[in-house]
RNA sequence: AUAGAGGUGCGAUCGGCAGGGUACCCGUUUUGUCGGCUCGGGCAGUCGGAAAAAGCAGUGCGGGGAAGGGGCCGUUCGCCGAAGGGACCGGAACGCCCGGACCGGUUUCUGGCGUCGCCGUGCAAGCGGGGAUGCUGUCAUGUUCAGCGAACAUGGAGCGCUAU
Numbered sequence: 001a002u003a004g005a006g007g008u009g010c011g012a013u014c015g016g017c018a019g020g021g022u023a024c025c026c027g028u029u030u031u032g033u034c035g036g037c038u039c040g041g042g043c044a045g046u047c048g049g050a051a052a053a054a055g056c057a058g059u060g061c062g063g064g065g066a067a068g069g070g071g072c073c074g075u076u077c078g079c080c081g082a083a084g085g086g087a088c089c090g091g092a093a094c095g096c097c098c099g100g101a102c103c104g105g106u107u108u109c110u111g112g113c114g115u116c117g118c119c120g121u122g123c124a125a126g127c128g129g130g131g132a133u134g135c136u137g138u139c140a141u142g143u144u145c146a147g148c149g150a151a152c153a154u155g156g157a158g159c160g161c162u163a164u
Stems, first nucleotide, its partner, number of pairs: 001164004007080001009079004014074004024064005030058004034048004039099005083110009111136006118129004138156008
């Protein structure tokens, strides 16, 4: 450098199915006195309303109820640091600041999977993380078997392992 292996292996597109009650709408209760213009909060600017009431906004309850993302199954494709996290930087989106989500880069951690509870996130179903435990692949060391191989035990990590 090339080609491969691990297995409920990883990721993406498309389709289907189920699950989940948020945005939003209506009614009601209560609170506030402003409310709209961004994914959320704040500031600024601007638009509308009001000075009683109304309207508007928030909370609780009741009724209805998306989309996206997530889960399962299937098809196709790309693959074996596949991919997924952490930190930092940049981009895009609004006039500014903070945060979140998205895209890209740098660096670092994790061999793969299941279960459990913990932390974080979410409306929730779920998802992410590390810990414990079990299974499994690989290599190293040791023991046993006459047997290049097998079994058992211990341990390491993918910048690894096998073949050329």